The RNA shown here (nadA riboswitch) has 113 nucleotides and comes from an Acidobacteriaceae bacterium. Rfam family: nadA riboswitch. By type it is a small RNA. The literature on the family includes a 2020 paper in RNA by Huang et al., "Structure and ligand binding of the ADP-binding domain of the NAD(+) riboswitch". Model confidence (mean pLDDT): 76 of 100. The sequence was found by an Rfam model in a public genome assembly.

RNA sequence: GGCUGCAACAACCCCGUGGAUGGGGUUCGAGCGAAUCGAUCAGCCUGCGCGCGCUCAAAUGCGAGCGCCGUUGCCGGUCAGGUCUUCGCGCGAGCGGCGCGUCCACUGCAGCU
Numbered sequence: 001g002g003c004u005g006c007a008a009c010a011a012c013c014c015c016g017u018g019g020a021u022g023g024g025g026u027u028c029g030a031g032c033g034a035a036u037c038g039a040u041c042a043g044c045c046u047g048c049g050c051g052c053g054c055u056c057a058a059a060u061g062c063g064a065g066c067g068c069c070g071u072u073g074c075c076g077g078u079c080a081g082g083u084c085u086u087c088g089c090g091c092g093a094g095c096g097g098c099g100c101g102u103c104c105a106c107u108g109c110a111g112c113u
Base pairs, nucleotide, nucleotide: 001113002112003111004110005109006108007107013099014097016106017105018104019103020102021101022100023098025095026094027093028092029091031089032088033087034086035085038084039083040082041081043078044077045076047074048073049071050070051068052067053066054065055064056063
């Protein structure tokens, strides 16, 4: 000089240092998709209530019916439009003892040549 194995040091054990890379985790961003047996708002529709008008009835009463491009009200339905929420997907950026893998160089220990 070349090569092989190992990590004493460590706030249980494991974990020597730096870097590259595959994969995973997580946060954020914009996007796409799904969910209304997720939320809310808006629109539309039926009915009710209320308001107004008309007709009829009644006066021992104070009701009945019809109508309205009336309604700031209520129940329900419909649509899946807006906003949000949740889930999923890939993309981008970031984060860190990612106890997953591979590779390169280096520190230290032991050994081979």